[in-house]
RNA sequence: GACUGGGUCUCGUGCGGCGGGGGCCUGCGAACCGGGUCAGGACCGGAAGGUAGCAGCCCUAAGUGGUCACCCUCGGGCGCCACGAGGCUGCCUGGUCUGA
Numbered sequence: 001g002a003c004u005g006g007g008u009c010u011c012g013u014g015c016g017g018c019g020g021g022g023g024c025c026u027g028c029g030a031a032c033c034g035g036g037u038c039a040g041g042a043c044c045g046g047a048a049g050g051u052a053g054c055a056g057c058c059c060u061a062a063g064u065g066g067u068c069a070c071c072c073u074c075g076g077g078c079g080c081c082a083c084g085a086g087g088c089u090g091c092c093u094g095g096u097c098u099g100a
Base pairs, nucleotide, nucleotide: 001097002096003095004094005093006092007091008090009086010085011084012083013082014080015079016078018075019074020073021072022071023070025066026065027064028063034059035058036057037056042051043050044049
C1' cells in the first nucleotide's frame, strides 16, 4: 500500500426487564326498583293446605378498596457475546498478500 472480516452507526424482528390499563384472586357493597330462603304478620279456604311477601340471612350486580405470582394488551433515545437488512464518510480492531 492492496484485499478482506468484525465492532461502532441506521432500520426492522426477537428476547429480557420497566411503567400503564384490563383479567384472575379477595374485602366491602342492593330499605324498594336483582335472585334464593322467607320468622312474624297479611290474604284465600269449613278444613287440609295454599298465595303473595316485609324484616333477617345467603348469593350476586353496578361501584369501591387491596393484590406477590400468573394471563392479555399498550408504550419507549431501558438492556442484549440474539438474528436479519442497510451503510463503509470517519474511527477502533483482526487476518492475508506485497514492498521498503
Bacterial small signal recognition particle RNA from Chloroflexi bacterium HGW-Chloroflexi-1, 100 nucleotides, folded computationally. Its Rfam family is "Bacterial small signal recognition particle RNA". Rfam describes the family as follows. The signal recognition particle (SRP) is a universally conserved ribonucleoprotein involved in the co-translational targeting of proteins to membranes. It was read from a public genome assembly, where an Rfam model found it. Model confidence (mean pLDDT): 77 of 100. Of the family's consensus pairs, 90% are formed in the model.